[in-house]
RNA sequence: ACAUCAAGAGGAGUGCGCUUGCGCACUCGCCAACCUGCCUCCCCUGGCAAGGUGGACGCCGCGAAAGCGGGAUGCGGCCACAAACGUGGCAACCAAGAGG
Numbered sequence: 001a002c003a004u005c006a007a008g009a010g011g012a013g014u015g016c017g018c019u020u021g022c023g024c025a026c027u028c029g030c031c032a033a034c035c036u037g038c039c040u041c042c043c044c045u046g047g048c049a050a051g052g053u054g055g056a057c058g059c060c061g062c063g064a065a066a067g068c069g070g071g072a073u074g075c076g077g078c079c080a081c082a083a084a085c086g087u088g089g090c091a092a093c094c095a096a097g098a099g100g
């Protein structure tokens, strides 16, 4: 810079703290298609929680509205070589297995 801020999950265990039922951290479970991967050789749409990120909140303020400002999340990961640019490589499900 760009996209989204709709919906959903809102539980269990352990530890710590205290105001004793709450907060925080971790693990497991849960939710969610933003990136990667897969579903099909390519494109669009759609799908799959596999590799990542994130979430369990439920955006905030101004405005009659349009919108503006602020905030949050995403814009794959890892390894080797390289001063850097970059080059080469690795893993990605038992799921989905569709429409144009």
Base pairs, nucleotide, nucleotide: 002074003073004072005071011028012027013026014025015024016023017022018021030055031054034052035051036050037048038047039046043100044099045098059070060069061068062067077090078089079088080087081086

The prediction has a mean pLDDT of 78. Predicted 3D model of a 100-nucleotide RNA (SAM-I/IV (S-adenosyl methionine) riboswitch aptamer) from uncultured Hyphomicrobium sp. Its Rfam family is "SAM-I/IV (S-adenosyl methionine) riboswitch aptamer". The family has 417 seed sequences and 567 matches in Rfam 15.1. Clan: SAM clan. Its family is annotated with regulation of gene expression and S-adenosylmethionine metabolic process in the Gene Ontology. Of the family's consensus pairs, 96% are formed in the model.